A computed fold for a 116-nucleotide RNA from a Bacteroidota bacterium, annotated as SAM riboswitch aptamer (S box leader).

[in-house]
RNA sequence: GAUUUAUAAAGAAGGGUGGAGAGAUUAGGCUCUGCGAAGCCCUGGCAACCUUUCCGGCUCUUGACGGAAAAAGGUGCCAAGACCUAACCACGCCUUUGGCGUGGAAAUGAUAAAUU
Repeated sequence: GAUUUAUAAAGAAGGGUGGAGAGAUUAGGCUCUGCGAAGCCCUGGCAACCUUUCCGGCUCUUGACGGAAAAAGGUGCCAAGACCUAACCACGCCUUUGGCGUGGAAAUGAUAAAUU
């Protein structure tokens, strides 16, 4: 890098360095930012994917599944829903070649685990 599966309206910031951008990509919007962006380093934290323990029914066992708890280690994460919208579907409203709102499903991206 690729494939598969799962997840996302919750949660969690300080310091150093750096010096102008950042919020994945394109467009539009909106937001953050010299009261110091990104990146890098340190410390702290959040969460519970991997992990461990217990319980439950199923199962011949193995086992997978569901629930609860833990947090030493491997990742991840610590503005805003993945910041919002975009093409499609449904419904509603309006000033109806259209616009707006709500919901759904997808696409794309992210993260984890397994395989390669």
The prediction has a mean pLDDT of 80. It was read from a public genome assembly, where an Rfam model found it. Lineage of the source: Bacteria > Pseudomonadati > Bacteroidota.